[in-house]
Context: one part of a larger RNA
RNA sequence: GGGUAGUUAAGGAACUCGGCAAAUUGGCCCCGUAACUUAGGGAGAAGGGGUGCUCACGAAAGUGAGCCGCAGUGAACAGGCCCAGGCAACUGUUUAGCAAAAACACAGGUCUCUGCUAAAUCGAAAGAUGAAGUAUAGGGGCUGACACCUGCCCGGUGCUGGAAGGUUAAGAGGAGGAGUGCGAGCUCUGAAUUGAAGCCCCAGUAAACGGCGGCCGUAACUAUAACGGUCCUAAGGUAGCGAAAUUCCUUGUCGGGUAAGUUCCGACCCGCACGAAUGGUGUAAUGAUCUGGGCACUGUCUCGACUACCCGCCCG
Numbered sequence: 001g002g003g004u005a006g007u008u009a010a011g012g013a014a015c016u017c018g019g020c021a022a023a024u025u026g027g028c029c030c031c032g033u034a035a036c037u038u039a040g041g042g043a044g045a046a047g048g049g050g051u052g053c054u055c056a057c058g059a060a061a062g063u064g065a066g067c068c069g070c071a072g073u074g075a076a077c078a079g080g081c082c083c084a085g086g087c088a089a090c091u092g093u094u095u096a097g098c099a100a101a102a103a104c105a106c107a108g109g110u111c112u113c114u115g116c117u118a119a120a121u122c123g124a125a126a127g128a129u130g131a132a133g134u135a136u137a138g139g140g141g142c143u144g145a146c147a148c149c150u151g152c153c154c155g156g157u158g159c160u161g162g163a164a165g166g167u168u169a170a171g172a173g174g175a176g177g178a179g180u181g182c183g184a185g186c187u188c189u190g191a192a193u194u195g196a197a198g199c200c201c202c203a204g205u206a207a208a209c210g211g212c213g214g215c216c217g218u219a220a221c222u223a224u225a226a227c228g229g230u231c232c233u234a235a236g237g238u239a240g241c242g243a244a245a246u247u248c249c250u251u252g253u254c255g256g257g258u259a260a261g262u263u264c265c266g267a268c269c270c271g272c273a274c275g276a277a278u279g280g281u282g283u284a285a286u287g288a289u290c291u292g293g294g295c296a297c298u299g300u301c302u303c304g305a306c307u308a309c310c311c312g313c314c315c316g
Stems, first nucleotide, its partner, number of pairs: 010302002014300001019297001027051005036041001038145001052067006080295007087287002092104002108143007120129003146282004151212003156209002158205005165200003171194002176189005213231005240274001241271001252268005
């Protein structure tokens, strides 16, 4: 100097990106326990009291009394708590060896395919899975408990349907033509016509892929624009939410918290560039989750004085 462990006057987060680390709490018994809530929870909420030994009584629970001096010991075990917000409902799963999460999964929702030799999948095939199942079943996609909801657009792309019409291959067809031969013929070429799916075309379909405007004017202060005009579109963003895990300008503005707050909470709405199963908004419970605050507690830190200890210690 390093590792590991322990103690520390006064202060107590002033440390730091951040209470990281450490400390506090801790078992059992009793009292007591809020908002909110899906009425189960939240909850060990929070907070408070008790706890040893000896003797007497008692079945026990327990009740009562006692504990002088010196020395030693008092161990191990053993939740810190509260408030508010984001995300994900939850228990689970994951990057074996830098990520455990808000990612994956999930029950539930919905769309779609599949009538059984099912669809789908593996396999040149036989065959197998699906399934010794049969639409309350099986496969695939999206969403992701629950509550309230899920608006408009089918022009493009996709999918589904469509006895017409257009286009369209081989094949069918064979008018006509060419070569050759004395000729019968042989060998070529070949128009019309006929001819499937597909595409064109016509519809449907968005919990299919996706999309959801611009300019100008207008009210008796000003400002603003319920209102009007005009252009474009398939249709011009509804409810709800909103400086948000989304806001560039931005530390937006106002309020709260602090002596002081780029974070945080509540509002506003000018949404650069939220928005409804690529789900929208809420939500009790849950979380080694992320963010802000508080109490307690502390060598995280300040000042100062030294540090002390070195692998054991304690109970049975």